[in-house]
RNA sequence: GGGUGAUUAGCUUAAUUGGCAAAGCGUCUCGUUUACACCGAGAAGAGUGGGGGUUCGAUUCCCUUAUUGCCCU
Numbered sequence: 001g002g003g004u005g006a007u008u009a010g011c012u013u014a015a016u017u018g019g020c021a022a023a024g025c026g027u028c029u030c031g032u033u034u035a036c037a038c039c040g041a042g043a044a045g046a047g048u049g050g051g052g053g054u055u056c057g058a059u060u061c062c063c064u065u066a067u068u069g070c071c072c073u
Stems, first nucleotide, its partner, number of pairs: 001072007010025004019056001027043005049065005
C1' cells in the first nucleotide's frame, strides 16, 4: 500500500427484508437475614466510534474518517 471483518449500556452480546434498541452479568432501592450472601420484586443507565448523505423513517443502505483483528504485498 491492497483486501476483509469488528465498533451498540460499566462488561459480554442481540436487534427478522429499514419501522419508537433488548438480554445476561454488574450497579442502586425494597423484601428476606442478627448481618452478609443466595433468592424474590422493582428501578436507573446507550440513540448505536466521529462526520455527512439517501429516505416519511437508518444499528441496518451509501460516502468519508478514527481505532482495532485477520490475510496479501